[in-house]
Molecule: Bacterial RNase P class A
Organism: Hylemonella gracilis ATCC 19624
């Protein structure tokens, strides 16, 4: 030096004006809005997005509501052994496959429980048996030959025709058995697939912060007293007359609003020339308190600087200076551990092939 494999890091700085938004303290025994519940109101001091906050897959806190134990059905995992609050995540390790290697990948339990499936090709494909050829043998067909009652023809010697009896050549399918043989295909009574049922083994009650608790109106059911055609409550006339059917309290459920749940001493975060362990990961010892809304904060404008690209100028070069333009992927919403995906740019470390050089 060129190619490569793995693991980790980072995700721009900074300054000025204008703003949003959580704590906290003062202001304040305050005002303003609500029927309450509660929210807002100003100064100041602070805190304010990520490694994926994303998908919402998976696995848990946690909250209801169901629950004597088991069991069925559903769903899920699936070499071994181990972390873990669990887990389908992680570590280690054996297998097997890919790689020349570092290293990757793997839904790797069971096919003598049972069932189902296999495109084209090809006679035949998951039930079994046979597509051609060869020998054997069988009974059939046909019938070579042989036998032949009797005719016929000829002087004879002999030729012809023949019912019909046997029925051993060749010959044709067919059946059995054995043997060859080609070609098809991943695969042809031997196997394959469980990422198709199934079958062991294990796990798993259901739902999910729109859970759930707590506080409460208007307005129309609902309960409870009490008055009430002997005229109540109302209302008009004005001192005892009219009108005429429901009136008033009270309590309780649910909506609406609105607080918690919710920013959290936690499976917390961060350092260690710190024990254990191959390692995941368990401990030790220090320090730290670190976003939180519910039209949803974390932002607009400007300017410097860093970086990348271009273009122009300089300089032999490393470079330099001026303009220009660009700086990914994407934003919490109960809350935690994981895993997928997205992802401009740049830094680092271990390795492993090649080439060289000493």
């Nucleotide at each position: 030096g060129a190619a490569g494999u793995c693991g980790g890091c980072u995700g721009g700085a900074c300054c000025g004006c204008c703003g949003c938004u959580g704590g906290c303290a003062c202001g304040a025994u305050c005002a303003g809005g609500g029927a309450a519940a509660c929210c807002u109101g100003g100064u100041g001091c602070u805190g304010g997005a990520g490694g994926a906050a994303c998908g919402u897959c998976c696995g848990g806190a946690c909250u209801g509501c169901g629950c004597a134990g088991g069991g069925c059905a559903g769903c899920g995992u699936a070499g071994g052994a181990g972390g873990u609050a669990a887990c389908a995540c992680c570590u280690c390790u054996c297998c097997a496959c890919c790689g020349c290697g570092a290293g990757g990948u793997g839904a790797g339990g069971a096919u003598c429980a049972g069932a189902g499936c296999a495109a084209c090709a090809g006679a035949g494909a998951c039930g079994a048996g046979u597509c051609a050829c060869c020998u054997u043998g069988g009974g059939g067909c046909c019938g070579c030959g042989c036998c032949g009652a009797g005719g016929g023809c000829g002087c004879a010697a002999g030729c012809c025709c023949g019912a019909g009896a046997c029925a051993c050549a060749a010959g044709c399918a067919c059946c059995a058995a054995g043997g060859u043989g080609g070609g098809u295909g991943a695969a042809a009574c031997g196997g394959g697939c469980a990422a198709u049922c199934u079958c062991u083994a294990c796990g798993c009650g259901c739902a999910g912060c729109a859970a759930c608790a707590c506080c409460a109106a208007a307005u129309a059911g609902g309960c409870a007293c009490a008055c009430g055609a002997u005229g109540a409550c109302g209302g008009g006339g004005c001192c005892c007359c009219c009108c005429g059917a429901g009136u008033g309290u009270g309590c309780g459920g649910g909506u609406a609003g609105g607080u918690g749940g919710c920013a959290c001493c936690g499976a917390g975060c961060c350092g260690c020339a710190u024990g254990g362990g191959u390692g995941a990961c368990c401990g030790g010892c220090g320090g730290c308190c670190c976003a939180g809304a519910u039209g949803a904060a974390u932002g607009g404008c400007g300017g410097u600087c860093a970086c990348g690209u271009c273009a122009c100028g300089g300089g032999c070069g490393a470079c330099c200076g001026u303009g220009a333009u660009g700086c990914a992927c994407a934003g919490a919403a109960u809350c935690c551990g994981g895993c997928u995906u997205a992802c401009a740019g740049g830094c680092c470390g271990a390795c492993u092939u090649c080439a060289c050089a000493c």